[in-house]
Order: sequence, then C1' cells, then structure tokens
RNA sequence: GCGCCUGUAGCCUAGUCUGGAUAAGGCGCUUCCCUCCUAAGGAAGAAAUCGAGAGUUCGAAUCUCUCCAGGCGCG
Repeated sequence: GCGCCUGUAGCCUAGUCUGGAUAAGGCGCUUCCCUCCUAAGGAAGAAAUCGAGAGUUCGAAUCUCUCCAGGCGCG
C1' cells in the first nucleotide's frame, strides 16, 4: 500500500441480511422492601442521538461514500 472483519449504556451481547418510527437483554450501578447485618431474593429507576462526518430516503443502528480506532490476511 491492498483486501476482509469489528466498533451499539460502565462491561458483554442482540438488532444490520429484509430501512418503519418508543434501540432489547444479561452483568454492573442507584433507591426501596425483606434481613440483627451482609449475601441471596423482590420492586422501581437512571444510563447508548448505535466510532465521526456527509449523502440517499417520508423515514437510517441498518443502504452508499469519506475518515478514525482495533484485529486478521496479502505484498
């Protein structure tokens, strides 16, 4: 330099193929209940404009382009 893959709450993932409106789940976190206390259990809640920007579209995490970061392969 070229090709491919990955990037979504603090962490791990689903959703992308087939665009559809409030982005889902687990762990963790906060508050409350329970308990002598802790753990476990129960209830409620906060937290992601989906790596960045632009484009297409009535509508983009999803399609297109450029760039960024990481990984693999080739030279």